[in-house]
This is a predicted structure of a 94-nucleotide RNA (Glycine riboswitch aptamer) from Limnohabitans sp. Rim28.
Lineage of the source: Bacteria > Pseudomonadati > Pseudomonadota > Comamonadaceae > Limnohabitans.
Model confidence (mean pLDDT): 75 of 100.
The sequence is in RNAcentral, with records from Rfam.
RNA sequence: AUACUCGCAUCGGGAGAGACUGUCUGUCACAGCAGACAGCGCCGAAGGAGCAACCACCCCGGAAACUCUCAGGCCAAAGGACCGAUGCAGGUCG
Numbered sequence: 001a002u003a004c005u006c007g008c009a010u011c012g013g014g015a016g017a018g019a020c021u022g023u024c025u026g027u028c029a030c031a032g033c034a035g036a037c038a039g040c041g042c043c044g045a046a047g048g049a050g051c052a053a054c055c056a057c058c059c060c061g062g063a064a065a066c067u068c069u070c071a072g073g074c075c076a077a078a079g080g081a082c083c084g085a086u087g088c089a090g091g092u093c094g
Stems, first nucleotide, its partner, number of pairs: 003092003007088007018040001020039008041074003047070001048068003054062002
């Protein structure tokens, strides 16, 4: 000092699906709101699991945004795979 790559931090973007029903509790005149539990319906983009194109192959392996829905979620907020920018640190090549 160049390129590639992995991780972390900050910032920006970032979908889907009941503000469902019942009971109880708190606040409380009621209503309303919040929480817990139960029931039915639903979503797919934390995490997890399954199949597999494909990659690698001596052995050991890797592998989706597909599938499942254990977990999670179903106004907003939060979270959010993933994408972009900046910074930091590591690795590889020259």